[in-house]
Order: sequence, then C1' cells, then structure tokens
RNA sequence: GCUGGAGUAGCUCAGUGGUAGAGCACGGCCUUGGUAAGGCCGGGGCCACGGGUUCAAUCCCCGUCUCCAGCU
Repeated sequence: GCUGGAGUAGCUCAGUGGUAGAGCACGGCCUUGGUAAGGCCGGGGCCACGGGUUCAAUCCCCGUCUCCAGCU
C1' cells in the first nucleotide's frame, strides 16, 4: 500500500428498514440470626464519527477514525 471482518449498556454479545434486547455486573426489596446462593423490581444506550438514500436507518450506500486478520 491492497483486501476482508469488527465497532450496539460498565463487560460479553444479539438485533439486518418501522420508537433496541439478553446474560453477567450495579442499585432496591423479599428470604436468613448474619453472609453466600436464590426470587422480584429498577437504573443505565441519541447503536464509533460525518454525509447520502428513504415517509422512516443500529440495519442500505459513500467517506473518516480505531481494532483484528490476511496479501504484497
């Protein structure tokens, strides 16, 4: 330099056009003499950034940035 993949909650990941979810973690409550485990409830995301297409974009297109892998 070229090609491909990834970027979504604190972490690991789903979601592939119609107002974004799970597990763990965090907070509260129940249970216990007290912890742990278990159960119930809750908070937390303008979906890496900037444009474009569309009535509507996390999703499609273009560019930029970061990371990973391959080729030279």
Molecule: transfer RNA
Organism: Candidatus Omnitrophota bacterium